[in-house]
This is a predicted structure of a 78-nucleotide RNA (c-di-GMP-I-GGC riboswitch aptamer) from uncultured Malonomonas sp. Of the family's consensus pairs, 95% are formed in the model. Its Rfam family is "c-di-GMP-I-GGC riboswitch aptamer". The family has 40 seed sequences and 1,298 matches in Rfam 15.1.
RNA sequence: CUGAAAAAGCCAAACCCGCCGCAAGGCCGGGGCGGAAAGCUACGGGUCUAGCCUUCCAUAGAUAGCCGAGCUACCGAA
Numbered sequence: 001c002u003g004a005a006a007a008a009g010c011c012a013a014a015c016c017c018g019c020c021g022c023a024a025g026g027c028c029g030g031g032g033c034g035g036a037a038a039g040c041u042a043c044g045g046g047u048c049u050a051g052c053c054u055u056c057c058a059u060a061g062a063u064a065g066c067c068g069a070g071c072u073a074c075c076g077a078a
Base pairs, nucleotide, nucleotide: 002076003075010035011034015030016029018027019026020025033065039071040070041069043068044067045066046063047062048061049060050059
């Protein structure tokens, strides 16, 4: 670098309970759609939310399981 009809494991979608938040969404527990980085980082882009507001612009926030990028990482068939 790479990913198997391998081994040991890991994470956890939707949905539900409780809590936080104006919201997107987040946390905890259950759950399991899936994942070889579905580990971490809001750096670039995309998407979503918000007050103000006729609209736009700008601003603040969210999303790492949207894409890219950076750092780290178990195992060893081809």